[in-house]
Molecule: TPP riboswitch aptamer (THI element)
Organism: Photobacterium lipolyticum
């Protein structure tokens, strides 16, 4: 001197859920399955709300933006759990992914100059 953390604003990018019980409906000889429903549960930062017959669209809120595990793809994956789920790991030093600029104070990292 510049970069990294942190704070504000600005532009943008992202997001698949899972359920014993209780009830209705359809099935089925029954048993069991499957759908809708209301209140509730599990993680989790987040699984919300309006449109559309459905793809989808839009919006708040969260989150993450290259030092990028926010998010995708592998994936109807593999190994454990759990009632049940991408619930935990693994897969991953894999391959994609999305901006600018202010500020303060300190720690760190790199150069570069003196001794």
């Nucleotide at each position: 001197c510049u970069g990294u953390u942190c704070u504000c604003a600005u532009u943008g990018g992202g997001g698949a859920g899972c359920c014993a019980a209780u009830g209705u409906u359809g099935u089925u000889u029954a048993g069991g399955c499957a759908a809708c429903a209301a209140a509730g549960g599990c993680u989790g930062a987040g699984a919300u709300u309006g449109c559309u017959g459905a793809c989808g669209c839009a919006g708040a809120a969260c989150c993450c933006a290259u030092u990028g595990a926010a998010c995708c793809u592998g994936a109807a994956c593999c190994a454990g759990g759990u009632c049940a789920u991408a619930c935990u790991g693994g897969c991953g030093u894999a391959g994609g992914a999305a901006u600018u600029g202010a500020g303060a104070a300190a720690a760190u990292a790199g150069c570069c100059a003196c001794u």